[in-house]
The RNA shown here (small-subunit ribosomal RNA) has 1493 nucleotides and comes from an uncultured bacterium.
RNA sequence: GUUUGAUCCUGGCUCAGAACGAACGCUGGCGGCGCGUCUUAAGCAUGCAAGUCGAGCGGUAAGAGUAGCAAUACUCCUAGAGCGGCGGACUGGUGAGUAACACGUAGGUGAUCUACCUUUAGGUUGGGGAUAGCCGAUAGAAAUAUCGGGUAAUACCGAAUGUGGUCGCGGGGUUGUGACCCUGUAAAGAAAGAAGCUACGGCUUCGCCUGGAGAUGAGCCUGCGGCCCAUUAGCUAGUUGGGGGUGUAACGGACCACCAAGGCGAUGAUGGGUAGCCGGCCUGAGAGGGUGAACGGCCACACUGGGACUGAGAUACGGCCCAGACUCCUACGGGAGGCAGCAGCUAAGAAUAUUCCGCAAUGGACGAAAGUCUGACGGAGCGACGCCGCGUGGAUGAGGAAGGCCGAAAGGUUGUAAAGUCCUUUUGUCGAUGAAGAAUAAGUGGUGGAGGGAAUGCCAUCAUGAUGACGUUAGUCGGCGAAUAAGCCCCGGCUAAUUACGUGCCAGCAGCCGCGGUAACACGUAAGGGGCAAGCGUUGUUCGGAAUUAUUGGGCGUAAAGGGUACGUAGGCGGUUAUGUAAGCCCGGCGUGAAAUCCUGCAGCUUAACUGUAGAGCUGCGCUGGGAACUGCGUAACUUGAGUCAUGGAAGGGAAGUUAGAAUUCCAGGUGUAGGGGUGAAAUCUGUAGAUAUCUGGAAGAAUACCGGUGGCGAAGGCGAACUUCUGGCCAAUGACUGACGCUGAGGUACGAAAGUGCGGGGAGCAAACAGGAUUAGAUACCCUGGUAGUCCGCACCAUAAACGAUGUGCACUAGGUGUUGGGCCGAGCGGUUCAGUGCCGAAGCUAACGUGAUAAGUGCACCGCCUGGGGAGUAUGCCCGCAAGGGUGAAACUCAAAGGAAUUGACGGGGGCCCGCACAAGCGGCGGAGCAUGCGGAUUAAUUCGAUGCAACGCGAAGAACCUUACCUGGGUUUGACAUAUACCGGAAACAUCUGGAGACAGGUGCCCCGCAAGGUCGGUAUACAGGUGGUGCAUGGCUGUCGUCAGCUCGUGUCGUGAGAUGUUGGGUUAAGUCCCGCAACGAGCGCAACCCUCGUUCUAUGUUGCCAGCGGUUCGGCCGGGAACUCAUAGAAGACUGCCGGGGUCAACUCGGAGGAAGGUGGGGAUGACGUCAAGUCAUCAUGCCCCUUAUGUCCAGGGCUUCACGCAUGCUACAAUGGCUGGUACAAAGGGCUGCAAUAUCGCAAGAUGGAGCGAAUCCCAUAAAGCCAGUCUCAGUUCGGAUUGGGGUCUGCAACUCGACCCCAUGAAGUCGGAGUCGCUAGUAAUCGCAGAUCAGCAACGCUGCGGUGAAUACGUUCCCGGGCCUUGUACACACCGCCCGUCAAGUCAUGAAAGUCGGUAACACCCGAAGCCGGUGGCCUAACCCUUGUGGAGGGAGCUGUCGAAGGUGGGACCGGUAUUAGGACUAAGUCGUAACAAGGUAGCCG
Repeated sequence: GUUUGAUCCUGGCUCAGAACGAACGCUGGCGGCGCGUCUUAAGCAUGCAAGUCGAGCGGUAAGAGUAGCAAUACUCCUAGAGCGGCGGACUGGUGAGUAACACGUAGGUGAUCUACCUUUAGGUUGGGGAUAGCCGAUAGAAAUAUCGGGUAAUACCGAAUGUGGUCGCGGGGUUGUGACCCUGUAAAGAAAGAAGCUACGGCUUCGCCUGGAGAUGAGCCUGCGGCCCAUUAGCUAGUUGGGGGUGUAACGGACCACCAAGGCGAUGAUGGGUAGCCGGCCUGAGAGGGUGAACGGCCACACUGGGACUGAGAUACGGCCCAGACUCCUACGGGAGGCAGCAGCUAAGAAUAUUCCGCAAUGGACGAAAGUCUGACGGAGCGACGCCGCGUGGAUGAGGAAGGCCGAAAGGUUGUAAAGUCCUUUUGUCGAUGAAGAAUAAGUGGUGGAGGGAAUGCCAUCAUGAUGACGUUAGUCGGCGAAUAAGCCCCGGCUAAUUACGUGCCAGCAGCCGCGGUAACACGUAAGGGGCAAGCGUUGUUCGGAAUUAUUGGGCGUAAAGGGUACGUAGGCGGUUAUGUAAGCCCGGCGUGAAAUCCUGCAGCUUAACUGUAGAGCUGCGCUGGGAACUGCGUAACUUGAGUCAUGGAAGGGAAGUUAGAAUUCCAGGUGUAGGGGUGAAAUCUGUAGAUAUCUGGAAGAAUACCGGUGGCGAAGGCGAACUUCUGGCCAAUGACUGACGCUGAGGUACGAAAGUGCGGGGAGCAAACAGGAUUAGAUACCCUGGUAGUCCGCACCAUAAACGAUGUGCACUAGGUGUUGGGCCGAGCGGUUCAGUGCCGAAGCUAACGUGAUAAGUGCACCGCCUGGGGAGUAUGCCCGCAAGGGUGAAACUCAAAGGAAUUGACGGGGGCCCGCACAAGCGGCGGAGCAUGCGGAUUAAUUCGAUGCAACGCGAAGAACCUUACCUGGGUUUGACAUAUACCGGAAACAUCUGGAGACAGGUGCCCCGCAAGGUCGGUAUACAGGUGGUGCAUGGCUGUCGUCAGCUCGUGUCGUGAGAUGUUGGGUUAAGUCCCGCAACGAGCGCAACCCUCGUUCUAUGUUGCCAGCGGUUCGGCCGGGAACUCAUAGAAGACUGCCGGGGUCAACUCGGAGGAAGGUGGGGAUGACGUCAAGUCAUCAUGCCCCUUAUGUCCAGGGCUUCACGCAUGCUACAAUGGCUGGUACAAAGGGCUGCAAUAUCGCAAGAUGGAGCGAAUCCCAUAAAGCCAGUCUCAGUUCGGAUUGGGGUCUGCAACUCGACCCCAUGAAGUCGGAGUCGCUAGUAAUCGCAGAUCAGCAACGCUGCGGUGAAUACGUUCCCGGGCCUUGUACACACCGCCCGUCAAGUCAUGAAAGUCGGUAACACCCGAAGCCGGUGGCCUAACCCUUGUGGAGGGAGCUGUCGAAGGUGGGACCGGUAUUAGGACUAAGUCGUAACAAGGUAGCCG
């Protein structure tokens, strides 16, 4: 950061940090210091990595010299090989094995060894026999082997001596087992020489032998410490012990025979998996976690397995033997080999270097030494692999250059950046110069010392004294010249840094959330910016953040999490006092904790990394001195915890037995007759063979009404009629007694609802399964009628439940109030108090909130159980239990970024309450059926232009499609354009008239032929910018509009409450048309809405009085016509009036409401205008405007014709009807509101009529349209498809208009269709309303208008009421919904992908076991064969030794049955995957409440 509309919490996932033996991508200047096969303990060509000593020995090729004619002899110098000594057990490599005394740490060794070295004591006498090499010969390809002869030693073997040592038998002392010291006696056991010097006597040095001590190294033993799995719970016969032997340097079942039966294990034996251990390293605040490269210590290994020999030391990396695999040589008979040494090769892999130089330094082996050897080591090479340092220039430089990018076009930015000017030279290059690493050895010279008769020599020291791989070293100086040197990642949030273009859910990005579907700050590119820098990113791994395993430092009522309950074992924990002890604990001292590392100071490389030095530290372990508060342990006590006895009490506690009444069903009988039963409604069912109903009698089984109560009892499950018997627990009060006897409790044991199982009974009612009837699209359900297991009893299993207070047990402490059950005490009573339970409310506190709150979820203690994201899954597998069903224990792969808790605001509910509305109801009239009109869908078409689509599209845009309109189609033209602006140039016209062609647009011809003094204007042509688009996107937009809805709502400020989202206000009680008003209230106020203000109608008044009016007066042609009037009507203005103002009842002394008076009007007087916050990505890019995209000789524009008027159908809205409340004919009366000059048009004449002729008047209170119609008065028709109805069709006309064919309206004559009141369903309307009747207007040449907008005339019925339908408002409730029920969401089936389980059989691997075979070899036996030394006999033989043979053990191998692990045909479920199928299970009372077993 991420779950939500938002919030708090829980909880996972992810990121920012550091690190690396790294790898990959892009890039790459230098130096220093480090590091470099993590994979395959895979295999290896080649070279090198362990030799040395002639001062141990015999001896010598070649070479040189001397003598010799030569063979040859002698001398010098010696190589190789051999005998012998020391070293090859060190150094170096690797981590396969190993869970172990392997390692670490601290100890022990009275149970041990130790070459070389140091020191010390003593000795070093005298003999003997062989054997390599060598010579000769034989076998073999070779490796090699054999025979004969002869030779030496510091090689080998006896003998002498024996200080001391060892051992046997004794004695004594110290002491800790075989230790040390003293002492007596017996036995066995040593040796080697070499060099130098010499006065030849010996001496010196190096060796050799026997001992002692030390040092070093090694062996063995022990305490403690450090991995995972219990889905490994039992393991063990040399196993455990004993005394006796064998064996070893040494203890020991290490081994052997015998005896005993032990030993280990829940504090985890045995088994399985994994792993070298540590100092350290990385990370972290620390505690911890991870790790064990490089450096250092230990261990193990050396092709795999086994074995011994030699030796001080090995069971031996560059030794030996055997077996096996592999490779190589071979003459096929046999042989050879072991890089996990340094380089190097092959393979593997993402991946890791030179077949380099040198022994100059350090160290090692040998040697007296010189020296030799040394892939240890010192160096160089390769690799940005890491750490550290340096550089890629510095200063100045604004016309803020050019170019790029952005842009509102002004500019901004790149940017002092560049260029330019002046400097510097680290680095680079060329040349020169030049430290330190070297100490000393032998030798030479000197000084001092001990001892000696002297010399050589010995000890100490001074001077001199050869030697450099690196190396063309580091460093220094000079010349040259900015010259040789910058990239990588990122820029949506986390997270520092943004713009443009391209792309269009494509290409792509992505650590998480997520971007991309035409305006992408998220993809790609560019510009700019940010970060780091010779590197930068990515990937992998570890720690951190993560308090996300919580010791420090978490939790468990509802988020994951309390075991179903009790008893109790081990264990853990434990009251008061005194005293002792010192295991834990505290303080001091000593030893150890290697070095390196880390930390601090100082120092050396120019600095740093690096290195040196000093200190600190190493939190640990051991020993020791002291302390005694606390814990432990021991002793002695105590009574308060716990318990016992005595007294009293309450109870559906448990078990067995006995008994009772009501009800139900059945049976029998009586009465009685047609139904009963059941449901939403029915049916199945039952009944005339007599049911139901009712009465009597009987039978059976099960359950116990009332009492009955958040009342009682029990550990929980659970327990309910009464009585009896047996039995468990509990409570209270008082006294006595025991004396911590206690709490908890892993395993274990017992109990444990319902369902289920087994056996035997029982069976009235109820009732899974099942059957039938209904319901339904279906209905394997809900409802109904039946009905078997079962439910009941006995015995035995099962062991689970939402076994819940979703709250483990025990103890202690911490405000109150109010009920109730059982005891006690006080009190006259009301009542008070106390103990033990059981409820409600509530304080502090706690809690994420809800809530909890002495019955804690508060504050503490003790102990147990359990949790660690969701799904997969309580699944698989293994094991245990069960007769079975099943139960207990209980994963992983894979997958998601959430899953979840509580609360909030909405929305929704086939939830609730209150209220409203022509919402229903009550009425009136329609629609839906017919014909026609109009619109829409569909179909058709070249085109039938486009839009509008539930309400809220469909007589809508359109207040008017024959052309035009017109956007569509066909065809014909045109391209700066039909239209706008600007510039440049050219022209003088343009227009108009007329002729020709053509369907026309248009083209061509003729006539006419600009204005102004000029600038210029105007028009046309050419050219360039541009015009133009009813082309797309209403999901990019503005504006406008519809709708909820004229519904009463929507909000804000401050305050308050809440962690918060939010709440309060706005809820509540009344009231209203109204969030209208009143009252109350942690709210107080305010805003947009409501209402009012505006218009209109209704009454009156005032003013004015024409074109309007005419009461009274006069005239008259009888018409307000004229004189006149200003009263009335009316018109135009302006006032008044109505406010619950007044009275009465009700109401909270309220708001308000009901009734009344007055009044033209009464409670908003009627109507209109007026439409809050918002909802529907609602509608409109085709009114207009507009971003972006698209077209540009066309998607622009002009023209002609056609189409928008089609027609099997479906729908919507209307008109006219179906008739007598009517039709027709005649007569006659009364409006309002409008329109009129391109106009309305009167009188008059003509026509049956539409209309025509004609034209008075009127720009209109004057004239005209203009007769209103229904009505009224008469007449006729008489119920019929009609004298209803008028469609359709034929004929004839009128009018408008260039033009009525497609496609106008109207008139006349004729024709005379459907239709007889309309199914399901549905619409409007509450009063001047519905219904009905006509009139006018806009658009308009005309008209498809029956539409729309207005106007008046006549003029009703009904409303009990709010149960129901629809819509809405408020409050409340539930919610798994929030693109909000048109929501969400479950399961099967079908398709694809992935991982997993099972798997008859089969394949492979691992470790054991049993048996067989049995190499080498040690040990044992034998030893007829062989045999130098020494001994006995001596003729030879014996003794001793050996070859050979053989026994136990014994690797590999074979056979066998099991165990574990891995794979597999097939199969099973699971997870995931925009738009598949079937249903609708869950969320609302989810439409049968849901859920658990």

Its mean pLDDT, the model's own confidence on a scale to 100, is 84.